[in-house]
RNA sequence: GGAGUCGUUUAGACGAUCGCCGGAUGGCCUAUUCGUCCGGAGGAAAGUCCGAACACCACAGGGCAGGGUGCUCCAUAACCUGGAGUCGCGGCAACGCGAAGGAAAGUGCAACAGAAAGUAAACCGCCCUGCACUGAGGUAUUCCCUCAGUGCAGGGUAAGGGUGAAACGGUGCGGUAAGAGCGCACCAGUUCCUCGGGUGACCGGGGAAGCUCGGUAAACCCCACCCGGUGCAAGACCAAAUAGGGGAGCGUUCGAGGGCGGCCCGCCCGAGCUCCCGGGUAGGUCGCAAGAGGUGCCGGGCAAUCGGCACCCACAGAUGAAUGAUCGUCGCCCUCUGCCGGGCAACCGACCGGGGGAACAGAAUUCGGCUUACGAACGGCUCCGACC
Numbered sequence: 001g002g003a004g005u006c007g008u009u010u011a012g013a014c015g016a017u018c019g020c021c022g023g024a025u026g027g028c029c030u031a032u033u034c035g036u037c038c039g040g041a042g043g044a045a046a047g048u049c050c051g052a053a054c055a056c057c058a059c060a061g062g063g064c065a066g067g068g069u070g071c072u073c074c075a076u077a078a079c080c081u082g083g084a085g086u087c088g089c090g091g092c093a094a095c096g097c098g099a100a101g102g103a104a105a106g107u108g109c110a111a112c113a114g115a116a117a118g119u120a121a122a123c124c125g126c127c128c129u130g131c132a133c134u135g136a137g138g139u140a141u142u143c144c145c146u147c148a149g150u151g152c153a154g155g156g157u158a159a160g161g162g163u164g165a166a167a168c169g170g171u172g173c174g175g176u177a178a179g180a181g182c183g184c185a186c187c188a189g190u191u192c193c194u195c196g197g198g199u200g201a202c203c204g205g206g207g208a209a210g211c212u213c214g215g216u217a218a219a220c221c222c223c224a225c226c227c228g229g230u231g232c233a234a235g236a237c238c239a240a241a242u243a244g245g246g247g248a249g250c251g252u253u254c255g256a257g258g259g260c261g262g263c264c265c266g267c268c269c270g271a272g273c274u275c276c277c278g279g280g281u282a283g284g285u286c287g288c289a290a291g292a293g294g295u296g297c298c299g300g301g302c303a304a305u306c307g308g309c310a311c312c313c314a315c316a317g318a319u320g321a322a323u324g325a326u327c328g329u330c331g332c333c334c335u336c337u338g339c340c341g342g343g344c345a346a347c348c349g350a351c352c353g354g355g356g357g358a359a360c361a362g363a364a365u366u367c368g369g370c371u372u373a374c375g376a377a378c379g380g381c382u383c384c385g386a387c388c
Stems, first nucleotide, its partner, number of pairs: 001384010012330007020040008042360001046371002049369005054231004066227005071085005086100001087098004101222002106220002108216002118168001123161002125157014169187006188212002190209008235286004245277006257269004293312008332357005338351001340349003
């Protein structure tokens, strides 16, 4: 210098003006309004994928069904989460990925190709037997015998070829008609026994048995463990008008009540009218911001994380939903012109000025995770190349 890999930090700063939401306080007891002061999005607030808190409903206990999880130890309120490891796979490496229990319980499945996809299987090849034919030989034209070849039939064989993602361990020797763990030696694997290390997954060593039993469980299934449902539109409280429910009183030719703008008379309509109680709705208040909180220091632990002490919290709480807009200065990045410095040059660096750019994205009950989107800066480690 290049390529790669892992991680950390940050999410432009300041000022002015005009607004928005919430809180405290004052004018003024409340509301409205005005003044002053204070606070006002994120690392993912997102997807709503897991796990919880909280609330209501259901629920004696146990089982079935259904769903989830699945190497080990640890962490945690809990987890389909995290940390540290084990094993396997990928990568030269740093490192990354893995639903990673059981296929020697049972059932199922496997396109195409292939003879055969599992208590195996014979397409080519190899071997044996029988028959037929051809050729050569046996003193030999036929009958007989031997050898070689071809064809047909029956059988043996999984060594070799060929098919496939996958074909029942590998190499060698023996063995055999030809072959085969058929036998043996070594290697690989499996199961069992045993020794050592580790909390454990597991690792390392020794021995025995020809045991070689294919793949697939995000197929059914088996084993172990876990799991009730619905979500803040949960839910609690206050509570209007209208309609309806219950009760009491008054009234229906002895006329309640209403209309003719207030009163009286009069005229007209006329069977309901008034009060109280309780439920629900609109609306409002709470839930709802002090919490598995934050910051700093110390201690335990490799780490996730845990413990102790101190300090902080008018550190957002809206409900069609505020957290914004404009301008200026500075900083960052890109680009152009000029100028200066270095260099043979390509080019590199600094400065002045002009122009442009700055991502993903917006809380809605609250936390812990996961996943996804995304601008910039910095650092560790690995590999390669060059120079000293």